[in-house]
């Protein structure tokens, strides 16, 4: 450092997620060793138990245990000793140790003050240490109670208590000088008066007491400046703010209390609420920050809750004490007793945090003269991987790359993997066994030395929890020692198996619907390692709150708009002051952390020692350029002045005519009036129309603009009165007097409200008429409020330039409005507006661009994903209707700008197609033939279903066949290889069978070689390979449709754009054509068009057989029949020919055009083949091929028999005809292409015929199918269901096959049905073409052939044109759509669930306010009782924790029932947005 994640891709906005770090953590899974550290984050919840503060006999009295001693009646005595329990007394228990409830405040931190304060024990230092008096505890005697525990009596001591003496640098009050400061004042000096001390013990050495001075140390108080959210908390505040006097205190001060005053604190945040112990520091990060306050250290606050004071230096006191409450305990029910946030340790809470250990050995504390004594301070140990830091699980060689496991394209290969086994080496730990510390210096003792045991110092003695630890030697022997996580991107790591939107997975994007690298398992792998991985909280990443270091035209976002308070910033030149600023010094910034450097533990974590550093805060002395201040001074800014111009600038009145609408009266007469088309509506009671008059209300055509004016909103007929305001052009004057502007005031379209007018037109609601499925809408007839005038309201708009205001500066060009310069309608000055265009710059881009969105500076306002929401709640305005301010819960991974290719659009241009249009003939109506759909059915096999449907089928009676019933086989019907074994194979014959099958019997012995045997062949048996027309065309290849024979689609190089793309291929012409030509940031290029290619149409030339036959010769009844001929025609190679070349008009040119010339043929001569880059997950696993799956006595092979041919119907696709341009009957004429040996079959004979019986020719330019038909002449029939149509039906046949029932085709001879031209609609054709006639092949025993694929004869009509319909194509333009409109996408209604506002109420909390009541206590008061007295009891009053009460105000559960609002694959209705989205 940065990634993923909006889209079909760009860029950019922006959310949202991921890598790193960190932890007082949990949890899952797993664990070998050590060393350091760390260990209730919850319930300041309750607590059993031990333990955590005593100690002094060198203060006292004394003796309850204990020991020693004395004595002794042996019961005991005796404090006599060493000690010492209670006891009075002294010190200490205000520290150590805990824990964060409280507090937002001088609690904390920093720096300063204290002229206003204290301060034991300790250190220096002066001075005292004299005399005296009374009680109490204990102890002894009683007494009350269960206990605690009390009372009474008698007697006792002190370093316990009181008195008197003495005393100042002590306290108090007085007033003197001097000095010096900081306002009150202080300090020094020398006086006056009055008031106040004291304890002793003794081993005689000390040690202790008193009062006072300094010093140390601790502490007390006051400032400044720093310390969280909320303004949806804007006003608080009556001891409050000050003052005089007094009280109180250690000390100041309203701390408290009597009096006067009325203050005091607040948008620089007062009051109020909600969090929350402050800091050194810790975690992160470049840094600035952000966030955190475990461990350790400083401070603070508490010590079941609340309050109160003793006592002492010191407390309002964690293991004192007194009262109140709340809860445990004992009780004999009268009354007590207690407080682990101390150390273990229980319970509980909770995801969750250890032993009721050892030791005073060390360091510290407390008391002692000391020894000591206590110390859950502390130092060990024990428990947990909580965390850092080290060590180790072995090393070196080993290939047959062992087996297994897994993969695999599978007689193989890859891979676990040099990993193993194996061989050998080494022992860190582990485990025996052995040795074994440093922490110990002090003090005490005991003996010395200095200089008397005063202090210091030698030696010797004592004293170790941790511990037989750590360390260190030896021994054996790879022995004791490896997991979790992940493996689709991000992210380092990939296959197979299972599962099939199931089951599950995810931090985000997102995987799972039969071939998951994403679920689960497994092989590998890849990271990390005694630890992984999850979850949780924090910084980072996030410049995504932007000080560093953001933005506000369109992404969120400029207030609608002006004035103007605050504040903020602010023209020149001296000058003053030094706040700010910069520089030197000085202090303080605790220690511990962090960094460097060195050092000790083997190392490292750790712990030691220097040094930096702590970015601050004070004081000090300089500086004086900027800010600031102070003075003075200018003039450029800004204001005035003076003279012109300008304008729909505002206010108020008059006054004009146009046009409409009413009345009236006149002509007049049947309609008007609207509309897409209509009706409602008006009119014969005279309407519309047209004349006149009148009256009435709004509104100002033309001028009129890209125009002007105002602050914005907004202003338009003329004209006066008043005002405002910009500009110019010119002097003076003032002398920064300036910009911004939070709050704060005024202004503020339309609609809407209130009062009173008016009220023609227009027109919400409403009514009626239409349109529609519906029409509460678009359209049409009315029509109220309104629109208008006044006067008061509201207060918002897309109030938009979606661009705040003001200064300066920065390349031009043209336009304009008003002015000034000027003789000027000219113009090169010049000023202030209004515009368009461009460069630089900017900008994500579009675009901005001296009227900035550039450069730069003030100031203000606003923004911070998207929806929920501009919603709720509360506040405030308002008469309402609203408005202003403005949350969160839940929700999703988006949302969004620009912009760029598509594709679309009931957008727009251009253009082409039998697309329409002119035509010509079908189809839809019938009947049959044929596919389909449904239906049936054991079966009707299956595929296609816009672009299937006379398609796969180029031909289903058996076969085919892929379906059905029923019989059969199981290395299988076929082919090939191996082994064994038999046997020549082939053929016959019998049984039984529907038939395939099954049985059964028979015949003969192959080639090679003397044989063994070998080969070939056929059975059988074994393994091996099978087979599937089964599934998945959405795993595929291949081939086809289709847009489309449409004109298109790319590339390289450049170049334009941040890019995605764009140029190019666009544009001007032209074409059939992206054909071609000019133009041009393009210049070539390739797939596509054309062309090359084949058939047709003309000629030439070679070639002449089975074609041909002009000429000669020959011959027939007749024919190229025959000789011969290479002309003709024809066959068939190979060539010429057409290129818009030639001419004329148009035209730059490509090219057009011309009844143009020539020519067989003109403009692509006619047809074919040939289908760019793609679309459709189009069609095809059933042509063939293939992966993956499912079958293996079947889904497989083999037979009969049926089936695909059903049959109320529907719907494509032909064929027949409805007739006379015709049927019928005689006669007569002309092609082309093909086909023929399991064939074609002339000819001849039979039969009405289908055909059969002979039979010649022909493997074909030779023989045959073959007769062409429409046509053409004669002739007949006369408009009818006919002499038209020809279905059905019955007879008799023929021909093909084993076989015509289910199911052929033909023939004859009978029957003669429907149909007389076919709605809606809807196909095909532009010329040798449509129509209309017939001939041929494939396929095929035959045929259901009216179908397909080709052949030729006859042979037409009509295109004004492109406006519509459809399909395309190019450019363009909007898009909220990319699955691209068969697109997207709103809203109610119905169902689930989620939060959540409101709501009668109910139920809690905290806080402040009044009343009543009041305990312990302090402080004030006071005849009665005790006391000589001093006092003290009682009482009484203040003020209080607490209790009760009462009315609000906050806050948060919870409530019928209700408002909306968000989610959720396929519910309902309609279609609001987007496209001109169909009414912009």
């Nucleotide at each position: 450092a940065g990634a993923g994640u909006u889209u079909g891709a760009u860029c950019c906005u922006g959310g949202c997620u991921c890598a790193g770090g960190a932890u007082g953590a949990a949890c899952g899974c797993u664990a070998g060793c050590g060393g350091c550290a760390g260990g209730c984050u919850u319930a300041a919840c309750a607590c059993a138990u031990g333990c955590a503060a005593g100690u002094c006999g060198a203060g006292g009295g004394g003796u309850a245990a204990c020991a020693g001693g004395u004595c002794u009646u042996c019961g005991g005595a005796c404090g006599c000793u060493g000690a010492c329990g209670a006891c009075c007394g002294g010190c200490a228990a205000a520290c150590g140790g805990g824990u964060g409830c409280g507090g937002a405040a001088c609690a904390c931190g920093u720096a300063c003050a204290c002229a206003a304060c204290a301060u034991a024990c300790c250190c220096u230092u002066u001075a005292c240490u004299g005399g005296g008096g009374g009680a109490u505890a204990g102890c002894c005697c009683g007494a009350a109670g269960a206990a605690a525990u009390u009372c009474g009596g008698a007697u006792u001591a002190a370093u316990a208590c009181c008195c008197c003496a003495u005393a100042g640098u002590a306290u108090a009050u007085u007033a003197a000088a001097g000095a010096g400061g900081c306002a009150u004042c202080u300090c020094u000096u020398a006086a006056a008066u009055a008031u106040u001390a004291a304890a002793a013990a003794u081993u005689u050495a000390u040690u202790g007491g008193u009062a006072g001075a300094g010093g140390a140390u601790u502490g007390g108080u006051g400032u400044g400046c720093g310390u969280c959210c909320c303004a949806u908390u804007a006003g608080a505040u009556a001891g409050u703010u000050g003052g005089c006097g007094g009280g109180g205190u250690a000390a100041c001060g309203g701390c408290c209390c009597a009096c006067c005053a009325a203050g005091u604190c607040g948008a620089c945040g007062a009051u109020g609420g909600g969090u929350a112990g402050c800091u050194g520091g810790u975690g992160u990060g470049a840094g600035a920050g952000c966030a955190c306050g475990a461990c350790c250290a400083g401070c603070c606050a508490c010590a079941c809750g609340g309050g109160c004071a003793c006592u002492g230096a010191g407390a309002c006191a964690c293991g004192g004490g007194c009262c109140c409450g709340a809860c445990u305990c004992c009780u004999a029910c009268g009354g007590g007793a207690g407080g682990c946030a101390g150390u273990a340790g229980u319970g509980a809470g909770g995801a969750a945090u250890a032993u009721u250990g050892g030791u005073c050995a060390a360091u510290g504390g407390a008391c002692g003269a000391g020894a000591g004594u206590c110390u859950g301070a502390a130092c060990c140990a024990g428990c947990c991987a909580u965390g850092c830091c080290g060590c180790g699980u072995g090393g070196a060689g080993g290939a047959u790359u062992a087996a297994g496991g897994c993969c695999u394209u599978c007689u193989g290969g890859g891979u676990u993997g040099u990993a193993a086994a194996c061989u050998u080496c080494u022992u860190u730990u582990a485990u025996u066994a052995g040795g074994g510390a440093a922490g110990a210096a002090a003090a005490g003792c005991a003996c010395g030395g200095u200089u008397u045991c005063u202090a210091c110092u030698g030696u010797g003695u004592c004293c170790g929890a941790c511990g037989g630890u750590a360390c260190c030697u030896a021994a054996u022997g790879a022995a004791u020692a490896a997991g979790c996580a992940c493996c689709g991107g991000c992210u380092a790591a990939c296959u197979c198996c299972g599962u099939g939107c199931c089951a599950g997975c995810a931090g985000c994007c997102g995987c799972g619907g039969u071939a998951a690298u994403a679920c689960g398992g497994a092989g590998g792998g890849u990271g990390c390692a005694a630890g992984c991985g999850u979850u949780a909280u924090c910084c980072g990443g996030a410049u995504u709150u932007a000080c560093u270091g953001g933005g506000u035209u369109u992404a969120a976002a400029g207030g609608g708009u002006g004035c103007g308070u605050a504040g903020g910033c602010g023209g020149a030149u001296a000058u003053u002051u030094a706040a700010g600023u910069c520089a030197g010094a000085g202090g303080c910034g605790a220690a511990a952390u962090c960094u460097c450097c060195g050092a000790g533990c083997u190392c490292a974590a750790c712990u030691c020692g220097g040094a930096a550093a702590c970015u601050g805060c004070c004081u000090u002395u300089g500086a004086u350029a900027c800010u600031a201040u102070u003075u003075a001074u200018c003039u450029u800014g800004a204001a005035u002045u003076u003279c012109g111009u300008u304008g729909a600038g505002g206010u108020u009145g008059g006054c004009g005519g146009a046009a409409u609408a009413u009345a009236u009266c006149a002509u007049g007469u049947a309609g008007c009036g609207g509309u897409g088309a209509a009706a409602u509506g008006c009119a014969u009671a005279g309407a519309u129309a047209u004349g006149a008059u009148a009256u009435a209300g709004a509104a100002c055509a033309c001028c009129g603009a890209u125009u002007g004016c105002g602050a914005a909103g907004g202003c338009a007929g003329c004209u006066a009165a008043c005002u405002a305001a910009a500009c110019g052009a010119a002097u003076a004057u003032u002398g920064a007097c300036g910009c911004u502007g939070a709050g704060g005031c005024a202004c503020g379209a339309a609609a809407g409200c209130g009062u009173g007018g008016g009220g023609a037109g227009c027109g919400a609601a409403c009514a009626g008429g239409a349109u529609u499925a519906g029409a509460u809408a678009c359209c049409c007839u009315g029509g109220u409020a309104g629109u208008c005038c006044a006067c008061g309201c509201c207060c918002u708009a897309a109030a938009c330039g979606a661009u705040g205001a003001u200064u300066a500066c920065u390349c031009g060009a043209c336009a304009u409005a008003c002015g000034c310069g000027a003789u000027a309608c000219a113009c090169a000055g010049u000023g202030u507006g209004u515009g368009u265009c461009u460069g630089a710059g900017c900008g994500a881009a579009a675009g901005c661009a001296u009227u900035a969105a550039g450069u730069a500076a003030u100031c203000c306002a606003c923004c911070u994903g998207g929806g929920a929401a501009g919603u709720a709640c509360g506040u405030c305005c308002g008469c309402a209707a609203g408005g202003a301010u403005g949350a969160a819960a839940c929700u999703c991974a988006a949302a969004g700008g620009a912009a760029u290719u598509g594709a679309c659009g009931g957008g727009g241009g251009u253009c082409c197609g039998c697309a329409c249009a002119a035509g010509c003939g079908g189809u839809g109506g019938a009947g049959u033939a044929u596919g389909u759909g449904g239906u049936u059915u054991a079966a009707u096999u299956c595929g296609a279903u816009a672009u299937a449907c006379g398609c796969g089928a180029g031909g289903a009676a058996c076969c085919u066949u892929a379906c059905c019933u029923g019989g059969g086989c199981u290395a299988g019907a076929a082919u090939g290889c191996u082994a064994g074994g038999a046997g020549a194979c082939c053929g016959u014959u019998g049984g039984u069978g529907a038939a395939a099958g099954c049985c059964a019997a028979u015949u003969u012995u192959a080639u090679a070689g003397c044989a063994a045997u070998a080969u070939a062949c056929u059975g059988c048996u074994a393994g091996c390979a099978a087979g599937g027309u089964g599934c998945u065309g959405c795993a595929u290849g291949g081939c086809u449709g289709u847009c489309g024979u449409c004109a298109g689609c790319u590339c390289g190089u450049g170049c334009c754009g941040u890019g995605a793309g764009g140029u190019g291929u666009u544009g001007g012409g032209u074409u059939a054509a992206g054909u071609c030509c000019c133009g041009c940031a393009a210049c070539g290029a390739g797939c596509g068009c054309a062309a090359c290619c084949c058939c047709c149409a003309u000629c030439u030339u070679c070639a002449g057989u089975u074609g041909c036959c002009a000429a000669c010769a020959g011959g027939u009844a007749a024919u190229g029949c025959u000789g011969g001929g290479a002309a003709c025609u024809c066959u068939g190679a190979a060539g010429a020919a057409a290129c818009u070349g030639c001419c004329g008009u148009c035209g730059u040119a490509a090219g057009a055009c011309g009844c143009g010339a020539g020519g067989a043929a003109g403009g692509a001569g006619g047809g074919g083949a040939c289908g760019a880059u793609g679309u459709c997950a189009a069609g095809u696993c059933a042509u063939c091929a293939u992966g993956g799956c499912c079958u293996u006595u079947a889904u497989g092979c083999c037979c009969a028999g049926g089936g695909c041919u059903a049959c109320a119907c529907a719907c494509g696709u032909a064929c027949u005809a409805c007739a006379a341009u015709g049927g019928g009957g005689a006669g007569g004429a002309c092609a082309a292409a093909g086909g023929g040996c399991a064939g074609c079959g002339a000819c001849c004979u039979g039969g009405u015929g289908a055909c059969a019986g002979g039979a010649a020719g022909c493997u074909a330019a030779u023989c045959u199918c073959a007769a062409a038909a429409a046509c053409c002449u004669c002739u007949u029939c006369u408009c009818a269901g006919u002499u038209c149509a020809g279905a059905u039906u019955g007879a008799a046949g023929u021909c093909u096959g084993c076989a015509a029932c289910u199911c052929g085709a033909c023939u004859u001879c009978a029957u003669g049905a429907a149909g007389c031209u076919g709605g809606a609609a809807u196909c095909g054709c532009u010329a040798g073409u449509a129509a209309u006639c017939g001939c041929g092949c494939a396929u095929c025993a035959g045929c259901a052939a009216u179908g397909g694929c080709g052949c030729g004869g006859u042979g037409a009509a009509u295109a004004c044109g492109u406006u519509c319909c459809c399909g395309g194509a190019c450019c363009u333009u909007g898009u909220a759509c990319a699955c691209a409109c068969c697109g997207c996408c709103c809203g109610u209604c119905a169902a689930g669930c989620c939060a959540u506002g409101g709501a009668a109420g109910c139920u809690g909390g905290g806080u402040g306010c009044a009343c009543c009541u009041a305990a312990a206590g302090u402080c004030g008061g006071u005849a009665a009782c005790c006391g000589u007295a001093a006092g003290g009891a009682g009482c009484c009053g203040c003020c209080u924790a607490g209790g009760g009460u009462g009315a609000a105000a906050c806050u948060a559960g919870u409530a019928a029932c209700u408002g909306g609002g968000g989610c959720u694959a396929a519910g309902u209705c309609g279609a609001a947005a987007c496209a001109a989205g169909g009414u912009a």
Molecule: small-subunit ribosomal RNA
Organism: metagenome